[in-house]
Molecule: c-di-GMP-I riboswitch aptamer
Organism: Hyphomicrobiales bacterium
RNA sequence: GGAUGAAAAUGGCAAACCGUCGGAAAUGGCGGGACGCAAAGCUUUCGGCCCUCCUUGCCCGUUGUGGCAAAAGGGUAGCGGGGUUGCCGCC
Numbered sequence: 001g002g003a004u005g006a007a008a009a010u011g012g013c014a015a016a017c018c019g020u021c022g023g024a025a026a027u028g029g030c031g032g033g034a035c036g037c038a039a040a041g042c043u044u045u046c047g048g049c050c051c052u053c054c055u056u057g058c059c060c061g062u063u064g065u066g067g068c069a070a071a072a073g074g075g076u077a078g079c080g081g082g083g084u085u086g087c088c089g090c091c
Stems, first nucleotide, its partner, number of pairs: 002091001004089002012037002017032006035078001041084003045081003048076005055070005060064001
């Protein structure tokens, strides 16, 4: 430097759920908690999924705290690919 994760070691992270705070929402921060994770470290670059405050258009025996769509924006890295950094063992 490359490949790899069988058995280990030192450590790490933390789903659901609960409390609290932020957000219109998806969802996020912090504390508790562990289902899991060898990148469950970092990065929205590609695909997927989720949300819709605002904007625009359309719909209606209901004119609304309404419905649908688009655009734009946001979220998810614990949905996957890519990029990038890294512990231990093993070849």